A computed fold for a 72-nucleotide RNA from an Alphaproteobacteria bacterium, annotated as transfer RNA. The prediction has a mean pLDDT of 80.
RNA sequence: GCGGGCGUAAUUCAGUGGUAGAAUGCCAGCUUCCCAAGCUGGACGUCGUCGGUUCGAAUCCGAUCGCCCGCU
Numbered sequence: 001g002c003g004g005g006c007g008u009a010a011u012u013c014a015g016u017g018g019u020a021g022a023a024u025g026c027c028a029g030c031u032u033c034c035c036a037a038g039c040u041g042g043a044c045g046u047c048g049u050c051g052g053u054u055c056g057a058a059u060c061c062g063a064u065c066g067c068c069c070g071c072u
Stems, first nucleotide, its partner, number of pairs: 001071007010024004018055001026042005048064005
């Protein structure tokens, strides 16, 4: 230099055009003599960034940044 994959909650991941979710973790309550476990509820996201397509984009397209792999 060329090609490919990945980027979504604190963490690990799902979500292939129509309200962004799960588990774990965190906070509060219930339970218990206490702790743990269990149950209930709650908070937490510029969907890496910028632009385009579309009535509508995490999702499609382009560029760009970061990480990883391959080729030269």